[in-house]
Order: sequence, then C1' cells, then structure tokens
RNA sequence: UAAACACUUCAGGGCAGCGAAUUAGCGCGACCGGCGGUAUACCCCGCAAGCCAAAUGGCAUGAACUAGUGAAAUUCUAGUGGCGACAGUAAAGUCUGGAUGAGAGAAGUAGAUA
Repeated sequence: UAAACACUUCAGGGCAGCGAAUUAGCGCGACCGGCGGUAUACCCCGCAAGCCAAAUGGCAUGAACUAGUGAAAUUCUAGUGGCGACAGUAAAGUCUGGAUGAGAGAAGUAGAUA
C1' cells in the first nucleotide's frame, strides 16, 4: 500500500395561488426527480425496494428534441416539449398505506492475508 471476512452509520422529494354553486384529487397553474456509470443526466446505459404472476415472464424500466460552447456534454447554457409502481378512494407523480420497513449504493471502523 492492497485486501478476504466481519461490523457501524447514512441512504426519496413534491399541488402554493386563482377559478367554477360547493368540498375537491376537477380547470388554469404550481411543485418534485433514489443509486451507479459517463463532461455535471427525471426522459443515454445499468441498478433498487415494491407489485402482478408463479416460469423462463410482465409492471417499477416511463418520457427529448433543437441550437450554442467545448477536445469531450441527448448530462452544461438557451429554447420548446414529455414522463411518473402497487393498494385505498368514483378519480392520485404530489393525499393515505405497506414504510419508524427494505434497498441500489455512500462513508467509515477493523483486518486474516499478500
């Protein structure tokens, strides 16, 4: 210095305001974006709890283009768009619930051994 094994901690956000005869999840509009990779990513590649099914499968896994800068960016800047598991409820990305859970992973402790 590297490191098997073990352990500890951490690890998800969001409907303001206005309108309609009214309460609203409706309309206008507002707001949010887990983890790893890569020029910094909700919509490029991959991963996660969970759900359906019980098998190898399906949902989560959905959704983007244009211009500019640059050695390099569908990641930055500008513009205009789009997307969002399951259960409850007539209806939900944002309420309630599984979940004070689990987990992709992040940081650290210790360290057989080389």
Molecule: FMN riboswitch aptamer (RFN element)